This is a predicted structure of a 92-nucleotide RNA (Glycine riboswitch aptamer) from a Hyphomicrobiales bacterium.

[in-house]
RNA sequence: AAGACCCACAGCGGAAGAGACCGGCGCUUGCGCCGGCGCCGAAGGCGCAACCGCCCCGGAAACGCUCAGGCAAACGGACCGCCGUGGGAUGA
Numbered sequence: 001a002a003g004a005c006c007c008a009c010a011g012c013g014g015a016a017g018a019g020a021c022c023g024g025c026g027c028u029u030g031c032g033c034c035g036g037c038g039c040c041g042a043a044g045g046c047g048c049a050a051c052c053g054c055c056c057c058g059g060a061a062a063c064g065c066u067c068a069g070g071c072a073a074a075c076g077g078a079c080c081g082c083c084g085u086g087g088g089a090u091g092a
Stems, first nucleotide, its partner, number of pairs: 003090001005088005011082004019037001021036007038071003044067001045065003051059003
C1' cells in the first nucleotide's frame, strides 16, 4: 500500500402490515381539506431492557408506545443484496 473488517453517504434491485371507511366543504369531477370512528408498524421519535463496551459512564432491538407517519395504486418504507465514494482501523 492493497485487501478482509467497521462507519457514513449515493445509485440499482427486492421489501410487509392495516377502511379505495363514513359525513361535510371546496371545485379542477377527480382530487384536496376538515371532522369522526376503526386499524397498522418497518420513516422518524420516545420508553423498558436482554445484551455490549473504553464498564466513571455510555451504546443499545425487528420488544413496547403510537406523538408523528401510514391503511386502492403511486410515493414512502426498517431491513437485505450488489456496486461505488469518503473516512477509520489493521497492515506484509

Record summary:
Lineage of the source: Bacteria > Pseudomonadati > Pseudomonadota > Alphaproteobacteria > Hyphomicrobiales.